[in-house]
A computed fold for a 100-nucleotide RNA from Salipaludibacillus aurantiacus, annotated as Guanidine-I riboswitch aptamer.
The sequence was found by an Rfam model in a public genome assembly.
Its Rfam family is "Guanidine-I riboswitch aptamer". Rfam describes the family as follows. This family represents a conserved RNA structure found upstream of the ykkC and yxkD genes in Bacillus subtilis and related genes in other bacteria. For this family Rfam cites "Structural Basis for Ligand Binding to the Guanidine-I Riboswitch" (Reiss et al., Structure, 2017).
RNA backbone atom coordinates (compact mmCIF):
# COMPACT_ATOMS: atom_id res chain seq x y z
C1' N A 1 0.00 0.00 0.00
C1' N A 2 -4.20 -3.61 -1.53
C1' N A 3 -8.46 -7.56 -1.80
C1' N A 4 -12.24 -11.68 -1.86
C1' N A 5 -16.22 -12.95 0.90
C1' N A 6 -23.25 -14.88 -4.06
C1' N A 7 -28.76 -12.10 -4.35
C1' N A 8 -33.86 -11.71 -3.58
C1' N A 9 -37.96 -12.47 -1.23
C1' N A 10 -41.37 -15.14 2.92
C1' N A 11 -41.76 -17.43 7.53
C1' N A 12 -39.71 -17.13 12.46
C1' N A 13 -36.32 -16.27 17.07
C1' N A 14 -32.26 -13.55 19.94
C1' N A 15 -33.42 -8.24 20.28
C1' N A 16 -36.04 -3.68 20.57
C1' N A 17 -39.79 0.43 21.03
C1' N A 18 -45.32 2.17 22.95
C1' N A 19 -49.04 4.25 17.42
C1' N A 20 -53.37 0.61 18.36
C1' N A 21 -55.33 -3.17 21.46
C1' N A 22 -55.28 -5.07 26.26
C1' N A 23 -53.60 -3.92 31.73
C1' N A 24 -52.48 -0.70 36.01
C1' N A 25 -52.79 4.57 37.85
C1' N A 26 -55.80 9.55 38.35
C1' N A 27 -59.10 12.71 36.97
C1' N A 28 -63.93 13.43 35.49
C1' N A 29 -72.87 13.65 37.20
C1' N A 30 -72.84 8.70 34.58
C1' N A 31 -69.45 5.08 33.82
C1' N A 32 -69.10 -1.57 30.04
C1' N A 33 -68.20 6.14 28.30
C1' N A 34 -64.20 9.44 28.33
C1' N A 35 -59.90 12.11 28.75
C1' N A 36 -54.71 12.11 31.35
C1' N A 37 -50.31 9.41 32.80
C1' N A 38 -47.35 4.55 32.89
C1' N A 39 -42.79 0.11 28.77
C1' N A 40 -39.38 -0.47 35.98
C1' N A 41 -46.55 -3.25 32.13
C1' N A 42 -42.70 -10.86 30.95
C1' N A 43 -49.78 -9.53 26.98
C1' N A 44 -51.86 -8.81 21.88
C1' N A 45 -50.70 -5.82 16.96
C1' N A 46 -45.80 -3.71 15.62
C1' N A 47 -40.07 -3.41 13.90
C1' N A 48 -36.60 -6.95 13.46
C1' N A 49 -30.49 -9.62 12.79
C1' N A 50 -24.12 -9.60 6.85
C1' N A 51 -21.52 -11.96 11.45
C1' N A 52 -29.27 -16.36 14.23
C1' N A 53 -33.01 -20.32 12.48
C1' N A 54 -35.83 -22.63 8.48
C1' N A 55 -38.03 -22.56 3.06
C1' N A 56 -38.50 -20.98 -1.98
C1' N A 57 -36.54 -19.22 -6.61
C1' N A 58 -32.26 -17.27 -9.15
C1' N A 59 -27.07 -16.90 -10.13
C1' N A 60 -21.53 -19.40 -10.28
C1' N A 61 -19.23 -23.89 -9.97
C1' N A 62 -18.35 -29.42 -10.32
C1' N A 63 -20.11 -34.10 -12.19
C1' N A 64 -23.84 -37.08 -15.03
C1' N A 65 -25.62 -38.54 -22.37
C1' N A 66 -29.81 -35.21 -21.65
C1' N A 67 -35.28 -32.64 -20.22
C1' N A 68 -33.23 -32.13 -16.13
C1' N A 69 -30.92 -33.64 -11.11
C1' N A 70 -27.43 -34.50 -7.53
C1' N A 71 -23.50 -31.85 -5.02
C1' N A 72 -21.30 -27.45 -3.78
C1' N A 73 -21.32 -21.26 -2.59
C1' N A 74 -16.34 -21.97 3.47
C1' N A 75 -15.99 -18.70 7.23
C1' N A 76 -17.22 -13.42 9.63
C1' N A 77 -14.16 -9.38 15.73
C1' N A 78 -16.32 -4.31 15.25
C1' N A 79 -17.16 1.32 18.03
C1' N A 80 -18.57 6.42 17.75
C1' N A 81 -21.77 8.96 14.93
C1' N A 82 -26.08 9.41 12.11
C1' N A 83 -31.34 8.02 9.63
C1' N A 84 -36.54 6.17 9.81
C1' N A 85 -41.78 4.95 11.13
C1' N A 86 -45.39 6.15 17.02
C1' N A 87 -40.99 4.86 18.93
C1' N A 88 -36.35 1.99 19.54
C1' N A 89 -33.45 -1.92 18.19
C1' N A 90 -28.61 -6.78 16.84
C1' N A 91 -33.31 -2.74 11.40
C1' N A 92 -30.64 0.91 7.72
C1' N A 93 -25.84 3.71 6.52
C1' N A 94 -22.73 -1.56 7.28
C1' N A 95 -18.86 -7.48 4.80
C1' N A 96 -18.68 0.75 6.25
C1' N A 97 -14.62 3.21 9.69
C1' N A 98 -10.99 0.60 12.30
C1' N A 99 -8.92 -4.08 14.02
C1' N A 100 -6.91 -8.99 12.91
RNA sequence: UUAAAGGUUUUCUAGGGUUCCGCGGCAUAUAGGUGCCGGCCAGGUCCAAGAGAAAACCCGCAGCAAAGCUGUGACACGGAGGGACAAAAGCCCGGGAGAA